[in-house]
RNA sequence: UUGCGACAAAGGUAAACUUAGCGAAAGCUAAAGACGCAAAGCUAUGGGCCUAACAGAUUAUGCUGAUGGUUGCCAAGCUGCCGAA
Numbered sequence: 001u002u003g004c005g006a007c008a009a010a011g012g013u014a015a016a017c018u019u020a021g022c023g024a025a026a027g028c029u030a031a032a033g034a035c036g037c038a039a040a041g042c043u044a045u046g047g048g049c050c051u052a053a054c055a056g057a058u059u060a061u062g063c064u065g066a067u068g069g070u071u072g073c074c075a076a077g078c079u080g081c082c083g084a085a
Base pairs, nucleotide, nucleotide: 004083005082012037013036018031019030020029021028022027035072041078042077043076045075046074047073048070049069050068054065055064056063
């Protein structure tokens, strides 16, 4: 340096539920809380998934579409702590 990841050490993050706020919704933020995580750090770049305000279509409903989300769904890119086998 690359790979790998301990019942190691130090530190980190925080699912569900609840409360408050924002949002059309999905969801996000903060507090509280720990199911988990060695990239559960960052980027919506590719795929997947969620939603459909708005637009299209329809007599109407159903319906279609992301320009809205999700990186704790999977890849990809960038960066990073520790060091037993």
Molecule: c-di-GMP-I riboswitch aptamer
Organism: Lutispora thermophila DSM 19022